A computed fold for a 262-nucleotide RNA from a Chloroflexota bacterium, annotated as Bacterial large signal recognition particle RNA.

RNA sequence: UCGUGCUAGGCGGGGAGCUGGCGGUGCCCUGUACCCGCAAUCCGCCUUAGCGGGGCUGAAUCCCGUUCCGAGGUACCGGCCUUUGGGACUGCCCGGCCAAGUGGUGAGGAAGGUCAGGUCCUGCGCGGCGCAGGCCUGUGAACUAGGUCAGAUCCGGAAGGAAGCAGCCUUAAGCAGUAACCUGCGGGUGACGUGGGAUUGCCUGACUGGAGCUAACUAGCCGCGGUAAGCUGGAGGCUCGGUAUCAACGAGCGGUGCACGA
Numbered sequence: 001u002c003g004u005g006c007u008a009g010g011c012g013g014g015g016a017g018c019u020g021g022c023g024g025u026g027c028c029c030u031g032u033a034c035c036c037g038c039a040a041u042c043c044g045c046c047u048u049a050g051c052g053g054g055g056c057u058g059a060a061u062c063c064c065g066u067u068c069c070g071a072g073g074u075a076c077c078g079g080c081c082u083u084u085g086g087g088a089c090u091g092c093c094c095g096g097c098c099a100a101g102u103g104g105u106g107a108g109g110a111a112g113g114u115c116a117g118g119u120c121c122u123g124c125g126c127g128g129c130g131c132a133g134g135c136c137u138g139u140g141a142a143c144u145a146g147g148u149c150a151g152a153u154c155c156g157g158a159a160g161g162a163a164g165c166a167g168c169c170u171u172a173a174g175c176a177g178u179a180a181c182c183u184g185c186g187g188g189u190g191a192c193g194u195g196g197g198a199u200u201g202c203c204u205g206a207c208u209g210g211a212g213c214u215a216a217c218u219a220g221c222c223g224c225g226g227u228a229a230g231c232u233g234g235a236g237g238c239u240c241g242g243u244a245u246c247a248a249c250g251a252g253c254g255g256u257g258c259a260c261g262a
Base pairs, nucleotide, nucleotide: 001262002261003260004259005258006257009057010056011055012030013029014028015027020046021045022044023043024042034054035053036052037051038050063255064254065253066252067251068250072246073245074244075243076242077241078240079238080237081236082235083234084233085232086231089230090229091227092226093225094223095222096221097220100218101217102216103214104213105212112208113207114206115205116204117203118202119201120197121196122195123194124193125192126190127189129186130185131184132183133182134181136177137176138175139174145170146169147168148167153162154161155160
């Protein structure tokens, strides 16, 4: 150096979780790397840390160590978002005060004081509106209102008298119309008159007074008021950033048997 046969080892790994701890079943990430039995209200073991049985490969591309890379996971911090509470502080809204500023008003006279009137309530009167009635006009009685009663009828010897239909006229009840006038009733009626009441809120006028008044805006102060943007607590999410940690696959470097024969 080559050949043959063995052995050590290997036949997946990792994360979180569970555990006194280490593995496994289960979940997740990588990846394709034997079989059977046990196993999450668990199964097996003890720093030599799955147990039991069987099979394949086997000294190097395959086993072991180390360095690098970094799929993926976990924790914390920050950022953003959703949701749910709090209401000491800031902000905002609202309310009150305040005459510092602005504005308005004021010697054609502020505030204040006094008087009078109006506005408020109510009675009466007058007017007006509405309704009704009256008055007025028209119509309107076969017989059952009146007057006059043609014709006709009755009484009478006659003169004359009586009752009385139709028609005409006037009218009652009724029907229709109605400007003005009269009467009665009513009211969410009136720049009207008169009387009584109420009281300072507002307006007007007069007298007095002699320079302010006004919270409309800005500023300022107050608030057991409201809101919850800032602030703060909890829960959750993000294909975001940072730190830390574990780490598959892969790559580099190195290391590592035994026996026999040539």

The model forms 93% of the base pairs in the Rfam consensus. Rfam family: Bacterial large signal recognition particle RNA. From the family's description: The signal recognition particle (SRP) is a universally conserved ribonucleoprotein involved in the co-translational targeting of proteins to membranes. Rfam links the family to the GO terms SRP-dependent cotranslational protein targeting to membrane, signal sequence recognition and signal recognition particle, plasma membrane targeting. Rfam classes the family as a non-coding RNA gene. The prediction has a mean pLDDT of 80. The sequence is in RNAcentral, with records from ENA. The source organism's lineage runs through Bacteria, Bacillati and Chloroflexota. The gene name in the source record is ffs.